A computed fold for a 373-nucleotide RNA from Pseudactinotalea suaedae, annotated as Bacterial RNase P class A.
Its Rfam family is "Bacterial RNase P class A". Gene Ontology terms of the family: ribonuclease P activity, dimeric ribonuclease P complex and tRNA processing. It is annotated as a ribozyme. About the family: Ribonuclease P (RNase P) is a ubiquitous endoribonuclease, found in archaea, bacteria and eukarya as well as chloroplasts and mitochondria.
């Protein structure tokens, strides 16, 4: 200098004008005195994914002796965590020269199923060409039998190389190698790795097919759930209808008038109010332990709560990116001016993850190639 790999961060800044929401305060109007409406000032007011709602939890209500069945999920090992299908470290397999990346990674000698096309044959296999033997035929060849070394098909054809052997051949036999099973030794917490010996000569793939093994899981969700007040159905009980409940006039009593209902309790439903609802597995900084994920301790901070659902719009300057022009310069590039651009998306009970979307930009670590010293 070029080509890459991994990790982290930002999500424009400042000012002016107008506007929106919660809360606090000021002052005004209305009121059935519970509150409601309009105005002003001040504080605060989305995200790295708030998104998809795919997992896991907190919280709430219902259910529940325990265990099992059904159903669902997970699956190398060790750790982290409230928990996880997440994260970290390692193992194994695959890819890359490498940094590094990828893996829905238990079991295919428990059983069942499936393996397209091609091919003779696709799993206790098979014989198209070929090779060999015998018979027939003048001959090309035909028939019967043996064989699986060679050819051919296929993603995959029942170990590989060499030799013995044979009519030709074959783990039929032998040596070595690969692989499998078992035993032992050594290392590791473990997955697993390294080594030695023995065995039979060889074992196909597929479980994101049924299935088997091990572990985990009760259901529904903030429209959960709780609370407050009122109106209207309906129900029950008590009192009462000339022995007058109750109501009106009244400050009260007497009195006068009207007179058949009145009171209490229960109560489905109601897009009514309020709580739940913003202090939490919390954010930031430091130290300690740990390879790390993470944990502990100390300090410090309080930071949206709408519900017809707020968090926006315009202008100016600066910064960034792209394009065109001018000047300087050998070039790379620098300066000036003009035009254009700035994404994905938006809380709704709250957290931890995963997945997906995203204009652009910045920082750190590492690898390979080339050149120079």
């Nucleotide at each position: 200098u070029g080509a890459g790999c991994c990790g982290g961060c930002c999500a424009g800044g400042c000012g002016g004008c107008c506007g929106c929401g919660u809360c606090a305060c000021c002052a005004c109007c209305c009121u059935c005195c519970g509150g409601g409406g309009a105005g002003g000032u001040g504080c605060c007011g989305a995200g790295g994914a708030a998104c998809g709602u795919c997992c896991g939890g907190g919280c709430u209500c219902c259910g529940c002796a325990g265990a099992g069945c059904a159903g669902g999920g997970c699956g190398g090992u060790g750790g982290g965590u409230a928990a996880c299908a997440c994260c970290c470290a390692c193992c194994c397999g695959g890819g890359g020269c490498g940094a590094c990346c990828c893996g829905c990674g238990g079991g295919a000698c428990a059983g069942u199923g499936c393996c397209a096309c091609a091919g003779a044959g696709a799993a206790c296999a098979g014989a198209c060409c070929g090779c060999c033997g015998c018979g027939c035929g003048c001959g090309a060849g035909c028939g019967c039998g043996g064989u699986a070394a060679g050819g051919g098909u296929g993603a995959a054809a029942c170990g590989g190389u060499g030799g013995u052997g044979u009519a030709a051949g074959a783990g039929a036999c032998c040596a070595c190698c690969a692989g499998c099973a078992c035993a032992c030794c050594g290392g590791g917490u473990g997955a697993c790795c390294g080594g030695u010996g023995u065995g039979g000569c060889u074992a196909g793939g597929u479980a994101a097919a049924c299935c088997c093994c091990g572990c985990c899981c009760g259901g529904a969700g903030c429209a959960a759930g709780g609370u407050c007040a009122g109106a209207c159905a309906g129900g029950a009980a008590g009192c009462g209808u000339u022995c007058g409940a109750g109501g009106g006039c009244u400050g009260c009593u007497c009195g006068c008038c009207c007179g058949a209902g009145c009171u209490u309790c229960c109560g489905g439903g109601u897009a009514g109010g309020c709580c739940g609802c913003a202090c939490g597995a919390g954010a930031c900084g430091g130290c300690u332990g740990g390879c790390a994920a993470c944990a502990g301790c100390c300090g410090c901070c309080c930071u949206a709560g709408a519900u017809g659902g707020a968090u926006g719009g315009c202008c100016g300057c600066c910064a960034c990116c792209g394009c065109a022009g001018a000047u300087c310069g050998a070039a790379a590039g620098a300066u000036c001016c003009g035009c254009g651009g700035g994404a994905c998306a938006g809380a709704a009970c709250c957290c931890g993850g995963c997945g997906u979307a995203u204009c652009g930009g910045c920082c750190g670590g590492c690898u390979c190639a080339u050149c120079c010293a």